Record summary: Predicted 3D model of a 155-nucleotide RNA (c-di-AMP riboswitch aptamer (ydaO/yuaA leader)) from Nonomuraea harbinensis. The sequence was found by an Rfam model in a public genome assembly. Taxonomically the source falls in Nonomuraea (Bacteria, Bacillati, Actinomycetota, Streptosporangiales). Its mean pLDDT, the model's own confidence on a scale to 100, is 77.
């Protein structure tokens, strides 16, 4: 001096996912964020089968039991074409609703993403209540890009 590659501290990015008290430490509070269930109104209103229910018969209506298909949720992460492969899940490519890159907002241009995972036949919406979540993952030789409005503080 290069060149890789590791730690810390400090800035930063996606994410709701940080902050602040007690504790030696597990761990527990609590603020902000964020999510789920849950009225009236309003909207929605599975399919066969077999039993019961009305003076009797059919239809129908309700009820109960079997059997099939479902259906939902957090996330930006949906949808469409081919090819391949097939019991069957699924696999490559190209796209694409959507999303994301050093404050915010609006217009470009560039490059990225377009997973993944829970519930369990069950849940529209929703005051009051009720029950959770506060993880992970990367950059620092990085878009710290151009532009517009807009306008904090300071002078």
């Nucleotide at each position: 001096c290069g060149c890789g590659g590791a730690g810390a501290c400090g800035c930063g990015c996606c994410c709701a996912a940080u902050c602040c008290c007690c504790g030696c430490a597990a761990g527990g509070g609590g603020a902000g964020c964020c999510g789920g269930g849950g009225a009236c109104c309003c909207g929605c209103c599975g399919g066969c089968g077999g039993c019961g229910u009305u003076c009797g018969a059919g239809c129908g209506g309700c009820g109960c039991c079997g059997c099939c298909a479902g259906g939902g949720g957090u996330g930006a992460g949906u949808c469409c074409g081919a090819g391949c492969a097939c019991c069957u899940c699924g696999c490559u490519c190209g796209g694409u609703a959507g999303g994301g890159c050093c404050g915010g907002u609006c217009c470009g241009a560039g490059c990225c993403c377009g997973a993944a995972c829970c519930c369990g036949u069950c849940a529209g919406c929703u005051a009051a209540c009720c029950c959770g979540g506060u993880c992970g993952g990367c950059g620092c030789g990085c878009u710290a890009c151009g532009g517009a409005a807009g306008g904090a503080g300071c002078u």